This is a predicted complex of two RNAs, RNase P RNA and transfer RNA, with 471 nucleotides together. Rfam match: Bacterial RNase P class A. Rfam classes the family as a ribozyme. Gene Ontology terms of the family: tRNA processing, dimeric ribonuclease P complex and ribonuclease P activity.
């Protein structure tokens, strides 16, 4: 010089001013408890405010997609089958996962390194359009080949009345009966590969080598698998993001879940029952809960608090692990809006970038994706840039 | 905010168990009938199936990630 991998960090930065939410102090006004006064009134504690005025402290690495897991809340309890739905080397991590780490096997690639929805296809079905003879214990269409049958060519024998005829070999063609999976041909795929041996031709029929499988035995590893010996000629193809088979796992809804106060309105039909039926908990079934439930329409309200933010938290040191990650101490306090607060303006500087030349300066321009909504772990996709750590190099010096 | 469904010509739409790169209808053009139109016949024209990737010989359909759109929940 190239290329690979982990990270950081990301409203550009600093200042001035006007604003917004949250909490919390003071203050003013407003209701209001107690106390103390014969009263007027005074203190004293509460709430509240579209109100003043301080002060602290406010978005993200993705808050996103809602694609997985969980926590949490309600269904009485989270029950049993079946059905249904997800995962899938293999070993660990985890609250728990479709994440993550670490091997392992394939595959790319010189190599750092990157990919891989990676369980069975020798358990069953099921499927393969078109072409093509045949598409899965296949298959003869063109070749190869024996036998037969016709017709011919060409040899040499034998006969003969010298015209000819007779059987036999051979080659060429036509028909047929059949052999053959070497060759050709089609096709995404045609039932290991190469060489011989065999035969009529030819064929794991049978030999060697070589490829993969089976089955027994040995080593190595927590295993996944790998390494090695021995035998079986056993060569059994694809597709499970097809049904399925095995194996782990999952009971439904969701914070608009749910609870509580307050305001509002008009009530009607239906179904079925009080001997457990209709609904519920789950699609069926069983089992278990209720005495009044449920379902349609129609009508009101669309307010307040709770949930609500300190949690599988965040940093930093130490130990244990190859890692994930786990622990122990110690440290820090970090948003809660409810039509949605986190923002305008203005100066100053400004990163890559553009444009121009007099080549190190002018001059333009001025910052990406995106924004909380119950909360967490992942994935997943957006994204202009700057920083750093290690690794590699068929190169170049 | 949570939860469920589409997406195929200019519009509507269809496509069997995954099988000839996709039927149909409306619109367009062009021709016949017509004096001329309309309707009706007929013939054409128009898509590679919302983008990307995957499985698969082989995807509009099976998987996966993304976009665009609709609809329900106090």
């Nucleotide at each position: 010089c190239g290329g690979g991998u982990c990270g950081a960090u990301g409203a550009g930065a600093c200042g001035g001013u006007c604003g917004c939410g949250u909490u919390g102090g003071u203050g003013u006004c407003a209701c209001u408890u107690c106390u103390c006064g014969c009263a007027a009134g005074a203190g004293u504690g509460g709430u509240g405010a579209u109100c003043a005025u301080c002060a602290c402290c406010g978005a993200g690495g993705a808050a996103c997609g809602u694609c997985c897991g969980g926590g949490c809340u309600c269904c009485g309890c989270a029950g049993a089958g079946c059905a249904g739905g997800g995962c899938g080397g293999u070993g660990g991590g985890u609250a728990a996962c479709a994440c993550c780490c670490a091997c392992c096997c394939g595959g790319a690639g010189c190599a750092a390194u990157c990919c891989g929805c990676g369980a069975g296809a020798a358990a069953g079905u099921g499927c393969a359009a078109c072409a093509g003879a045949g598409a899965g214990u296949a298959g003869a269409c063109c070749g190869c080949c024996u036998c037969c049958g016709g017709c011919g060519u060409g040899a040499a024998u034998c006969c003969u009345u010298c015209g000819g005829g007779a059987g036999u070999c051979u080659c060429a063609c036509c028909g047929g009966c059949g052999g053959u999976a070497a060759g050709g041909g089609u096709g995404a795929a045609a039932c290991g590969g190469u060489g011989g041996u065999g035969u009529a031709a030819g064929a794991g029929a049978c030999c060697a080598c070589c490829a993969g499988g089976g089955g027994c035995c040995c080593g190595a590893g927590u295993g996944a698998u790998c390494g090695g010996g021995c035998u079986c000629g056993c060569u059994g193809g694809g597709u499970a993001a097809a049904c399925c088979u095995c194996g782990c796992c999952c009971g439904g809804a969701g914070c608009a879940a749910g609870g509580u106060c307050a305001g509002a309105c008009a009530g009607g039909g239906a179904a079925c029952g009080c001997u457990a039926a209709a609904g519920g908990c789950u699609g069926c079934u069983c089992g278990c809960c209720c005495a009044g439930u449920u379902c349609c329409c129609g009508g009101g309200u669309a307010g307040a608090c709770c949930g609500c933010u300190a949690g599988a938290g965040g940093u930093g040191u130490g130990c244990g692990g190859c890692a994930a990650c786990g622990u122990a101490c110690a440290u820090c306090g970090u948003a809660g809006a409810u039509a949605g607060a986190u923002g305008g303006c203005c100066g100053u500087c400004g990163a890559u970038g553009g444009u121009g030349c007099u080549c190190g300066c002018a001059c333009c321009g001025g910052a990406a994706c995106a924004g909380a909504a119950c909360c967490c772990g992942g994935c997943g996709u957006a994204c202009g840039g700057u920083c750093g750590g290690c690794c590699c190099g068929u190169u170049u010096g | 905010g949570c939860c469920c469904c589409g997406g195929u010509a200019g519009c509507c739409c269809a496509a069997u168990u995954g099988g000839c790169a996709g039927a149909g209808g409306c619109a367009g053009a062009c021709g016949a009938c017509u004096u001329a139109a309309a309707a009706u016949c007929g013939u054409c024209c128009g898509a590679g199936u919302c983008a990307g990737g995957g499985u698969u010989c082989g995807a509009g359909u099976c998987c996966c990630u993304g976009c665009c759109g609709g609809g329900g929940c106090a």